[in-house]
The RNA shown here (SAM riboswitch aptamer (S box leader)) has 103 nucleotides and comes from a chicken gut metagenome. Its mean pLDDT, the model's own confidence on a scale to 100, is 80.

RNA sequence: UUCAUCAAGAGUAGCCGAGGGAAUGGCCCUAUGACGCUACGGCAACCAUCACAAUUGUGAACGGUGCCAAGUCCUUCAGGUAAAAAUCGACCUGACAGAUGAA
Numbered sequence: 001u002u003c004a005u006c007a008a009g010a011g012u013a014g015c016c017g018a019g020g021g022a023a024u025g026g027c028c029c030u031a032u033g034a035c036g037c038u039a040c041g042g043c044a045a046c047c048a049u050c051a052c053a054a055u056u057g058u059g060a061a062c063g064g065u066g067c068c069a070a071g072u073c074c075u076u077c078a079g080g081u082a083a084a085a086a087u088c089g090a091c092c093u094g095a096c097a098g099a100u101g102a103a
Stems, first nucleotide, its partner, number of pairs: 001103006011040005019029003023076001025074002041068003046064002049060004072097001077094005
């Protein structure tokens, strides 16, 4: 850089000790110990592998990644829907940004 996916799923223990959830604004988590690290466990099925069916599916889960608070936690930018208008808000679509995998 390109492509695919992102509403589902899956936690215990030990260590550490104050911030963390990418950024904005919110809203949350957190001394009943978060975040992080380690061990074990689990989820999932992107790649690889295997089986079946027959070109692309279905299944399995020993390998390489990934993941295991909240929809990518919500939001931001643009457009649309209803209300007389404006504001706030609601819902929908797309983009941007981000995450993961493969090349």